The part of an RNA shown here (large-subunit ribosomal RNA, domain VI) has 253 nucleotides and comes from a Reyranellales bacterium.
The RNAcentral record of the full RNA draws on ENA.
The coordinates come from a structure-prediction model, not an experiment, and the mean pLDDT is 90.
Lineage of the source: Bacteria > Pseudomonadati > Pseudomonadota > Alphaproteobacteria > Reyranellales.
[in-house]
Context: one part of a larger RNA
RNA sequence: UGUUGGAAACUUGAGAGGAUUUGUCCUUAGUACGAGAGGACCGGGAUGAACGCACCUCUGGUGCACCAGUCGUCAUGCCAAUGGCGCAGCUGGGUAGCUAAGUGCGGACGGGAUAAACGCUGAAAGCAUCUAAGCGUGAAACCCCCCUCGAAACUAGGUUUCCCUUGAGAGCCGUAGUAGACCACUACGUUGAUAGGCCAGGUGUGGAAGCGCGGCGACGCGUGAAGCUUACUGGUACUAAUAAUCCGAUCGG
Numbered sequence: 001u002g003u004u005g006g007a008a009a010c011u012u013g014a015g016a017g018g019a020u021u022u023g024u025c026c027u028u029a030g031u032a033c034g035a036g037a038g039g040a041c042c043g044g045g046a047u048g049a050a051c052g053c054a055c056c057u058c059u060g061g062u063g064c065a066c067c068a069g070u071c072g073u074c075a076u077g078c079c080a081a082u083g084g085c086g087c088a089g090c091u092g093g094g095u096a097g098c099u100a101a102g103u104g105c106g107g108a109c110g111g112g113a114u115a116a117a118c119g120c121u122g123a124a125a126g127c128a129u130c131u132a133a134g135c136g137u138g139a140a141a142c143c144c145c146c147c148u149c150g151a152a153a154c155u156a157g158g159u160u161u162c163c164c165u166u167g168a169g170a171g172c173c174g175u176a177g178u179a180g181a182c183c184a185c186u187a188c189g190u191u192g193a194u195a196g197g198c199c200a201g202g203u204g205u206g207g208a209a210g211c212g213c214g215g216c217g218a219c220g221c222g223u224g225a226a227g228c229u230u231a232c233u234g235g236u237a238c239u240a241a242u243a244a245u246c247c248g249a250u251c252g253g
Stems, first nucleotide, its partner, number of pairs: 001152001005163007015149004021049007033038001051106005059100004066093005071086006110144003117137004164252001169247001171245001173189005194240003197236005204228002210223005
């Protein structure tokens, strides 16, 4: 831009893509079969491998805005307590997120038409013959069934509702993230929990500072599961989402 007025929501499915794997064990059954040795079809059940999809409860990894320890040095006048720099100074842990080695799930079942093959009826050819007419069984292959996309499927589909300038709806702008290179998408914009802040909780770290006590001292103990705590959860309008503005169909070949 089109889809023959303009919109919003929900859809049909032409077509396209994905998937399609397989082992072992138990049972049937030491049965059928076989002199024995050996040893099933069919059917039922369990558990794996590789692959794929999703997820982060668990086990871990990472986690340069969290906590702690510690070396050197500079600074805050000094003590103490802190901060800067040294690969994130080094080291030990670790929330969210991301993630696999972790967790869950999947291939199924079933249907249709068939291949090789096996049959029924049956002539040509008084017999015979699965075939010539006719009718069946039959495979991971084919078409469905399962998952995803999908009306520019130009045969451009369908349904419901709204709107007719007293204007449906959309944009711009702003706060953000279940989204993301940008755009787009999604949530929200005071009729508000969208983000920040604050409050409470959780989680992590692991026992703060100050003071008191003990010790010559390094240090230890008590106050006290202390102090601090990012991305997590819930709440709360304190701050910012203000006010506006722009596009938009003339009842429709």